[in-house]
RNA sequence: UAAUCAUCGAGAGUGGCGCGAGGGAACUGGCCCGUUGACCGCCCAGCAACCUGCCCGGCGGGAUAGGACAGCCCGCGGCAAGGUGCCAAUGCCAGCCCCGCCCGGUGCGGGGGCUCGAUGCGUC
Numbered sequence: 001u002a003a004u005c006a007u008c009g010a011g012a013g014u015g016g017c018g019c020g021a022g023g024g025a026a027c028u029g030g031c032c033c034g035u036u037g038a039c040c041g042c043c044c045a046g047c048a049a050c051c052u053g054c055c056c057g058g059c060g061g062g063a064u065a066g067g068a069c070a071g072c073c074c075g076c077g078g079c080a081a082g083g084u085g086c087c088a089a090u091g092c093c094a095g096c097c098c099c100g101c102c103c104g105g106u107g108c109g110g111g112g113g114c115u116c117g118a119u120g121c122g123u124c
Stems, first nucleotide, its partner, number of pairs: 002123001005120004013044001015043004022033003027095004046086002049084003052080004058076005091116001096112006
């Protein structure tokens, strides 16, 4: 870098320092954040998605053999915060389809899908 898989409506600071004009992944239409300094970088604090560790006298299931205990495997839960990550708004909303309402707008609401993106684990 590419592909597979999983997750992306929860959670987390008006912190300090630096930079100086844009930023919210791409396109379009909106809407929002930003010289009251955003974004980005570093530090401190925090969150807990994935990995990790602990709790099996945490819970449930499975195989093993006729049964129980222990052990093993799987799922769920709790705690920790070591590795990544994250720390405005649903990935900010919408773009394609279906349903309902309205019908004067091509509007409002609900559900679903495709593509893309981000993050993590292992593989190549």
Predicted 3D model of a 124-nucleotide RNA (SAM riboswitch aptamer (S box leader)) from a bacterium. The sequence was found by an Rfam model in a public genome assembly. The coordinates come from a structure-prediction model, not an experiment, and the mean pLDDT is 77. It matches the Rfam family "SAM riboswitch aptamer (S box leader)". From the family's description: The SAM riboswitch is found upstream of a number of genes which code for proteins involved in methionine or cysteine biosynthesis in Gram-positive bacteria. Of the family's consensus pairs, 97% are formed in the model.